[in-house]
RNA sequence: UAAUGGGGUAGAGGCGCAAAACGAAUGAGUACAAUUGGGGAGCUGAUGGCUGGCUUAGAACCAAAUGGAAAGGUCAAUUUGCCGAAGCGCUUAUUUUGCCAUGAAAUAAGUGCUGGGUCGUUUGUGAACAAUGAACGAACUGUCACUACAUUCGUAGUGGAGGACUAUUCUAGAA
Numbered sequence: 001u002a003a004u005g006g007g008g009u010a011g012a013g014g015c016g017c018a019a020a021a022c023g024a025a026u027g028a029g030u031a032c033a034a035u036u037g038g039g040g041a042g043c044u045g046a047u048g049g050c051u052g053g054c055u056u057a058g059a060a061c062c063a064a065a066u067g068g069a070a071a072g073g074u075c076a077a078u079u080u081g082c083c084g085a086a087g088c089g090c091u092u093a094u095u096u097u098g099c100c101a102u103g104a105a106a107u108a109a110g111u112g113c114u115g116g117g118u119c120g121u122u123u124g125u126g127a128a129c130a131a132u133g134a135a136c137g138a139a140c141u142g143u144c145a146c147u148a149c150a151u152u153c154g155u156a157g158u159g160g161a162g163g164a165c166u167a168u169u170c171u172a173g174a175a
Stems, first nucleotide, its partner, number of pairs: 001175001004172008014083001016082005023075002032067002035064004042054004046102005086114012115141002118138008143160007
């Protein structure tokens, strides 16, 4: 001098990610409540069993008219935290769901996948034609490597992945 390895700090991708409160629309004239008429023995707590609750002082169901929500999700800007931001799958544990089992929901740990947003098809969730998750596909975009061209420091093609990339700094150090 320094290949290469380990660590710190800062940063970029862009309709970028996530969360929160306020407001609005939708949810919905729905659920639900009580009244009237009909009806006449069932209805109900996700499914099964157990075990509860309502009901001949009239269940389910149908009709009329009176009153009448909420949650999740969404919208525009704002604020906050950020760039594996975040999301999804699997396993385990705990909690909730009347009890047990399955299922569903929440949290935590481990592990695997995805650079990012958009659009399309299928499917799940959802009241929804909103939105969103997953799989597949399409072009776009950022980044690095290789190749070709150009020396304008870019253009094009192919490919890889975020434990990455860029900048800077500390440390060990082959030769």

This is a predicted structure of a 175-nucleotide RNA (Lysine riboswitch aptamer) from Alkalihalophilus pseudofirmus OF4. The RNAcentral record of the sequence draws on Rfam and Ribocentre. The source organism's lineage runs through Bacteria, Bacilli, Caryophanales, Alkalihalophilus and Alkalihalophilus pseudofirmus. The coordinates come from a structure-prediction model, not an experiment, and the mean pLDDT is 81.